[in-house]
RNA sequence: GAGGGCCAGGGAGACGCGCACCGCCUCGGGGGAAGCGGUGUGAGGAAAGUCCGGACUCCGCAGGGCAGGCCACUGGGGAAAUCCCAGCAGGGGCGACCCUGGGAAAGUGCCACAGAGAACAGACCGCCGAUGGCCUCCGGGCACAGGCAAGGGUGAAACGGUGGUGUAAGAGACCACCAGCGGCCCGGGCGACCGGGCCGGCUCGGCAAACCCUGGUCGGAGCAAGGCCGAAUAGGAAGGCGUUCGAGGGCUGCCCGCCCGAGCCUUUGGGUAGGCCGCAUAGAUGGAUGUCUCCCCACGACAGAAUCCGGCUUACCGGCCCUCUCUU
Numbered sequence: 001g002a003g004g005g006c007c008a009g010g011g012a013g014a015c016g017c018g019c020a021c022c023g024c025c026u027c028g029g030g031g032g033a034a035g036c037g038g039u040g041u042g043a044g045g046a047a048a049g050u051c052c053g054g055a056c057u058c059c060g061c062a063g064g065g066c067a068g069g070c071c072a073c074u075g076g077g078g079a080a081a082u083c084c085c086a087g088c089a090g091g092g093g094c095g096a097c098c099c100u101g102g103g104a105a106a107g108u109g110c111c112a113c114a115g116a117g118a119a120c121a122g123a124c125c126g127c128c129g130a131u132g133g134c135c136u137c138c139g140g141g142c143a144c145a146g147g148c149a150a151g152g153g154u155g156a157a158a159c160g161g162u163g164g165u166g167u168a169a170g171a172g173a174c175c176a177c178c179a180g181c182g183g184c185c186c187g188g189g190c191g192a193c194c195g196g197g198c199c200g201g202c203u204c205g206g207c208a209a210a211c212c213c214u215g216g217u218c219g220g221a222g223c224a225a226g227g228c229c230g231a232a233u234a235g236g237a238a239g240g241c242g243u244u245c246g247a248g249g250g251c252u253g254c255c256c257g258c259c260c261g262a263g264c265c266u267u268u269g270g271g272u273a274g275g276c277c278g279c280a281u282a283g284a285u286g287g288a289u290g291u292c293u294c295c296c297c298a299c300g301a302c303a304g305a306a307u308c309c310g311g312c313u314u315a316c317c318g319g320c321c322c323u324c325u326c327u328u
Base pairs, nucleotide, nucleotide: 001324002323003322004321005320006319007318009296010295011294012293013292014291015290017042018041019040020039021038022037023036024035044302048313049312051311052310053309054308055307056222057221058220059219068218069217070216071215072214073087074086075085076084077083088101089100090099091098092097102213103212107211108210109207110206111205124152125151126148127147128146131145132144133142134141135140160178161177162176163175164174165173179203181200182199183198184197185196186195187194188193226277227276228275229274236268237267238266239265240264241263248260249259250258251257297300
């Protein structure tokens, strides 16, 4: 250097906080609030991001479709998963090992900078100028029309590579080998795929974490879900009584009397505040997990629960262990 696993300062003391249980207060017995005391217990490997998958809850649902989201090599595991294990292919690394995974030959789109040209391309430098043209001292010259893409240059990428034939110069124009693509066959493997042979046209660039296409999958919302109790107050419904034939209220212990006066009484459904459950061998709904002192060392990072569980990702001072690689 590579892969995997573990720890996350330790010890002592003091004062506090949440929760559970027990005791006291405290009684004849039972239950119970507050307070006091005792005992036990009280954050993480990620509690985080809320990115996947589920449990649970409520709503919706004849069946189907559109839109939209997510997923995508093979085999196995798993409740499921953007999960895990083993493998395959491509790429990277001397290596241990790491990264990626349908389709770019259905279509559309994009490809910075540089460069002449970035996709059925292009001509800046360059090569040629056979043929045609012009000139000629007839040897040739010019580089005008035109031909070419070998070499140079730009770039992450320039439209197969090497060699030869060919040519004025060249070019898959042709040939041999190689690479790649497509089709067929044989063998191996559960499979992805691998190995080999034959044939073909001669080369078809990259990006799908751009749109898109193909296949699969998905009903929606989420513990502020949701359920229970419930005579706060206000409002609703039904019934009764009553509005100068006066219910009810005030003065009062009661009656009379005086004053005010249009509501009052009974029953009852639902909900809010509130309480309980949901809710956990940490666990609330003003929400606990803290502070101080001393000692030791390697001097202590990232960070703190809020329904629960399985994963992934991200953050992280340092230390320990196992296996392996490279160099000396």
About this RNA: This is a predicted structure of a 328-nucleotide RNA (Bacterial RNase P class A) from a marine eukaryotic metagenome. The model forms 91% of the base pairs in the Rfam consensus.